[in-house]
RNA sequence: GGCCCCAUCGUCUAGAGGUUAGGACACGACCCUUUCAAGGUCAAAACCAGGGUUCGAUUCCCUGUGGGGUCA
Numbered sequence: 001g002g003c004c005c006c007a008u009c010g011u012c013u014a015g016a017g018g019u020u021a022g023g024a025c026a027c028g029a030c031c032c033u034u035u036c037a038a039g040g041u042c043a044a045a046a047c048c049a050g051g052g053u054u055c056g057a058u059u060c061c062c063u064g065u066g067g068g069g070u071c072a
Stems, first nucleotide, its partner, number of pairs: 001071007010025004018055001028042004048064005
């Protein structure tokens, strides 16, 4: 340098045009306990950036950025 894949809560991930953007772990509050752990309830927390298509984009297209793979 060419080609291919990926980017969503702190972490791992589901969602593939109309979702309240869901789950697990972690963190926090409360309950339980003499206390801790475990357990239960609740809460907070996310769509890489810019543009395009569309009535509507996290989702489709283009470009860029970052990461990975492969060839040279």
The RNA shown here (transfer RNA) has 72 nucleotides and comes from a Chloroflexota bacterium. It matches the Rfam family "tRNA". Taxonomically the source falls in Chloroflexota (Bacteria, Bacillati). The coordinates come from a structure-prediction model, not an experiment, and the mean pLDDT is 82.